[in-house]
RNA sequence: UCACCAUCCAGAGCGACUGAGGGAUCUGGCCCGUCGAUGUCGCAGCAACCCGGGAUUGCCGGGUGCUACCGCCAGAAUCGAUGGAGG
Numbered sequence: 001u002c003a004c005c006a007u008c009c010a011g012a013g014c015g016a017c018u019g020a021g022g023g024a025u026c027u028g029g030c031c032c033g034u035c036g037a038u039g040u041c042g043c044a045g046c047a048a049c050c051c052g053g054g055a056u057u058g059c060c061g062g063g064u065g066c067u068a069c070c071g072c073c074a075g076a077a078u079c080g081a082u083g084g085a086g087g
Base pairs, nucleotide, nucleotide: 001087002086004084005083006082007081008080013043014042015041016040017039021032022031023030025076026075027074028073029072044067045066046065048064049063050062051061052060053059071079
């Protein structure tokens, strides 16, 4: 990066640095944000998928992921995100 399969109304915060935008894109809304959003890092947490070990009943370890609002709402695109096994 490409296609396939599955999921996307549940759940889960504190610091440090940064400094004005952000909620994937477009349109129309609505929200968050100098009382510091967003992004990065550290620690912590949540538990979706996968691996290993066990248990016979949901435990431990690991790999990714995630930690405002129904993927924020509606419409459009066969759009986006995450995981798995592949090219």
Molecule: SAM riboswitch aptamer (S box leader)
Organism: Nesterenkonia sp. Act20